[in-house]
């Protein structure tokens, strides 16, 4: 230099042959229940799907090109 892969609430993940609310799970924050705490259980908040631009009547999803980071290979 060249080929691949990955990127999604605060953390790790799901997910989709493009379609009306984006998933769990832990972590927050309230409430429950305690004499308190924790644990249960109930609610709630929290996401520019890594950034640009294309394609489309509609992009997390397909295309190009940019950053990060992994693994071949010279």
């Nucleotide at each position: 230099g060249c080929u691949u892969c990955u990127u999604u609430g605060g953390u790790g993940u799901a997910g989709u042959u493009g379609g009306u609310u984006a998933u769990c799970a832990c972590g927050u924050g309230a409430g429950u229940c305690u004499c308190a705490u924790a644990a249960u259980c109930u609610c709630a908040a929290g996401g520019u799907c890594a950034g640009c631009a294309g394609u489309u009547c509609g992009a997390u999803c397909c295309u190009g090109c940019u950053a990060a980071g992994g693994a071949g290979c010279a």

A computed fold for a 74-nucleotide RNA from Dactylellina haptotyla CBS 200.50, annotated as transfer RNA.
NCBI's taxonomy places the organism under Eukaryota, Opisthokonta, Pezizomycotina, Orbiliaceae, Dactylellina haptotyla.
Model confidence (mean pLDDT): 81 of 100.
Rfam family: tRNA.
The sequence is in RNAcentral, with records from GtRNAdb.